Annotation
Large-subunit ribosomal RNA, domain I from Bacteroidetes bacterium ADurb.BinA104, 540 nucleotides, folded computationally. Its mean pLDDT, the model's own confidence on a scale to 100, is 83. The RNAcentral record of the full RNA draws on SILVA. Its Rfam family is "Bacterial large subunit ribosomal RNA".

Context: one part of a larger RNA
Parts: sequence; structure tokens; C1' cells
RNA sequence: GGCACAUGGAGGAUGCCUAGGCUCUGGGAGGCGAAGAAGGACGUGAUAAGCUGCGAAAAGCUGCGGGGAUUGGCAAAUACGAAACGAUCCGCAGAUAUCCGAAUGGGGCAACCCGUUAUGAGAAGAUCAUAACAUCCCGCGAAGCGGGAGGCAAACGUGGGGAACUGAAACAUCUAAGUACCCAUAGGAGAAGAAAACAAAAGUGAUUCCGCAAGUAGUGGCGAGCGAACGCGGAGAAGCCCAAACCGUCGAUGUUUCGGCAACGGCGGGGUUGAAGGACUGAAACAAAGGCAAGAAAGCUGAGAAGUGGAACGAUUUGGAAAAAUCGAUCGAAGAGGGUGACAAUCCCGUACACGAAUCGAAGCGGAAGCCGAUCAGUAUCCUGAGUAGCGCGGGACACGAGAAAUCCUGUGUGAAGCAGGCGGGACCAUCCGCCAAGGCUAAAUACUCCCCAGAGACCGAUAGUGGACCAGUACCGUGAGGGAAAGGUGAAAAGAACCUCGAACAGAGGAGUGAAAUAGAUCCUGAAACCAUGUGCUU
Repeated sequence: GGCACAUGGAGGAUGCCUAGGCUCUGGGAGGCGAAGAAGGACGUGAUAAGCUGCGAAAAGCUGCGGGGAUUGGCAAAUACGAAACGAUCCGCAGAUAUCCGAAUGGGGCAACCCGUUAUGAGAAGAUCAUAACAUCCCGCGAAGCGGGAGGCAAACGUGGGGAACUGAAACAUCUAAGUACCCAUAGGAGAAGAAAACAAAAGUGAUUCCGCAAGUAGUGGCGAGCGAACGCGGAGAAGCCCAAACCGUCGAUGUUUCGGCAACGGCGGGGUUGAAGGACUGAAACAAAGGCAAGAAAGCUGAGAAGUGGAACGAUUUGGAAAAAUCGAUCGAAGAGGGUGACAAUCCCGUACACGAAUCGAAGCGGAAGCCGAUCAGUAUCCUGAGUAGCGCGGGACACGAGAAAUCCUGUGUGAAGCAGGCGGGACCAUCCGCCAAGGCUAAAUACUCCCCAGAGACCGAUAGUGGACCAGUACCGUGAGGGAAAGGUGAAAAGAACCUCGAACAGAGGAGUGAAAUAGAUCCUGAAACCAUGUGCUU
């Protein structure tokens, strides 16, 4: 020096554990904000650095309700207090709520600086206190007054803009994709929606969503790819209102022979559709479902928001400890779960079940006058959404890439009919059939989850699971946008090692003591390997 074994050091794998995550289910909630939000800054404790709470009334104040012995948060120490005259704690309703922040009197390098007016204090025009003072929009005739908006928020919605990588085994049409992303904006959902729709000789009857139809018909450098509809089965079902004709009224305009007439605008009635309907004229009538109304207010009920009651077990043995084993019992509308010194239906918290609110309160019930609903006949006259429909050119959307290309939208140009009318049925024409555009509203079935309650898991178990089980979006890095960790476990209980010795020692160690255990001693459960020693053996 090597090998082997033993004993240690070092290290923190493994096992076990879970305080935290992940994915869902059911229910709730789906907003907060100028009555100043979200988010912060600074304060606030007897002692107080951090976190939490709170706001100069500052770990809190008031009232009501619950509850019933402790208590001054995490947090363990000392001091001093509070509490059966009911504290702490929990629920409900209030008060207070500095400064910044939409930030809004003006300014500003956020948490700071400086004003004007009024009122009050003050000897004072110093100074102090309180209040008001931003902008835009709408209404009211104006001064001015009243109302509204602004900002934040996880996803879901609609609209306006809108890529590239990629695929096509290159690449340009195409694809990716109307995706990502940006902007605007709404709601608890949003959008869509009551046929100028489909269909096809038979019929259906708003919209939305799901299953099929179907990877079909198509589309496509007919490449890569893209990709319907009819119809059928389900979920859910709900239908309505204007504009106009006509009538009335008000305003103001033009004109006038001053009687009026005409045009315009506001308001009220009327009216709302394709078997065309309505106005109008005449006659008749005041009736239902239902509609306007998608449900106003009072009132009633009332989930939920603190809580209350809640059955039934003992002994012996082992052990540090009994819930284990043995023996013998009990309850069960409760044998869910958790805790307790090992595994507990009967020890504790609970569980089944039954109750409970001064206050707040979702939701439900309830329910409004009036009008429409609503007639018949006549068919001469009037109305039925115009720079619209259509068409040309250029684009876009439709599964459909200009194609035979219908349909929808429109930048530009042109430009109807108007009920004896008009549009569609995939070029176009005819027949036939369907429908009535150029105004508007509309619940449900559908999408989502920042958040609250209850629960679940052939999900993870500390290099996993959230980045984050721990004071984490922290430390740290970056000018900045931004990037972004590591880090859990003594013990049943601190019983956390009095005292002694060595030592310079508040280091460390040896005794002593605690404990079931201290090779559980705070670098603390278990304690693998690499690596480092010591001892013994064999060997060179």
C1' cells in the first nucleotide's frame, strides 16, 4: 500500500408522516368603486423587529343576539390588567376609517408640495380647524341645479383590428387561423332569435345546445388539407313592440282676402301583416285564454348567516403509555371522520336525528287600474321601413380558393318597383311552391369560475404535488420589461439537561439528571451510498 471484517465520522437517499397542493362533484355567488374600490404607504402594543389585525376612536369602539370561564393574536417571558355586574370568543347591524391610489381644488419624482371661497377660533388679512372647489355626458330656457360616467377584477361573450413559426417532406395560391396577440365593450351569462326561412308535389314552422346524418355531399397548386346541409333523435320551449296611413293636440314657420290654407316638429290615440294586413265607410259588440307586464309596491313564507340537545364499557394481562390481547357487556335513525401516550361505535370533538335568531336576508308566494286580445260587410281611395333592393367595379363572409356561383356584408359608382307590388327555391328563363327585406325587444336549454360552503379521488406525498406545505412571487439576479430559488419532521409530554469536573470560554467535552428511548440533545424520526478515519486479520 491492497483486500476483508468490525466500530465510528461525514452525508441525507430510503421508509413512514402531512400542515400544502392537484383534479373534480353538488350548492351558493357572479361583482367591487366618487357614500372613494382593487392595491399600497405610514402608523398603531407596557416592552414590539417581522407577520396578522386595526386606523389618530388605531391587535381596537357601540348596540343586539349566541355562549358560559377563562383572557390581553402568531408568541412560549416579565410586569400590569380584564372577567358570573358574564369577559375572551362567535354571528348580525353600526361607528371610526391618516396619506397615496380612478384620485377628482392646482401641482408632483405615488404615499409629498401649494391654494381659492365660506364659516369658526384668534388682537390679526399671521396661524389653525371644518366644508366646498376636477373633467365629460344627459335633463331642465339661463345663472345654476339634478342625474350619470371614469378605475379594478380569474375565465367565459360580442364587436373592431390581426400575425408568424409550422404543414404542404422545397415554395408562392393554400395551411397554421380568423388561432395567438392588441383595442372597445356587456352580462351573470353573452350572442342569436319569431321566416323576404327550409323543403319538394309530401310537408315543416323563431333562436340556441347535444347525438346522428358524415369525414358523406362538396371544396382543394383536386396537393397538403378544409368540410357542410336536408332530414331524424333529444335538451329547452314564448312570443311580442314600433314606423306609416288616419284622428287629435301643442309649438313655431311660410302665406293670406285674416276666415283659413300649406309644410315642419313634439306629444297622445290608432296600427303591426302574406289565407296579405291595416287605414277608411257602414253595421254590430264590450266575452275567454293570453298580451302590454319578461311581474311594481305592501304583505306573508323563508333557505342561509352564531348556535343547542344528542345513545352506549368495564375488568384483567403485556407495556413507558391500552385504543392491543383475553373475559364479560351496551347503543345503534349514531359502525362518517378526526383526536386521545400503539389499532376506540360506547374516552373527547363529532356523526344520525331533532331543534334554534333581537338582526341581516337569497328565493318563493302574492299581486296593480286601464287597454289590447276582438267582430261582420264594403274594396273606390290611402299606408305597409329608399340612396334601400338590384346592377357594374374592388374586397370580405358563407364547408364552397371566381368557379356554372346562387346567398349574405359593403369601399366605390349607379339605381328600382312600391300590392295589378316585391324577394327566394345554388348561373339564367318559364311553370309551380315558399316567403314579405331595407325598424326594434325577447326567458330557457349553452359557456366560464377570481370567490364561499359541503364533499369526492385505482391524484401527489417534500428533487413529488402549485413557483410557493416553511413569513414566496420572498431572498437573489436584471437599468428595465422581466427572471426567480433553496428551505418540512426532538419527544406522548419540554419533562429542552439542576448540579459537578476539564477548559480562556456564553466553544466543546465528561459525569449527574429527565425520558420507554438521548447513537430521540435541539446541525434533534429513520439514517443507504459516495467520501474519511480507527482497530483487527490476511497479503505485497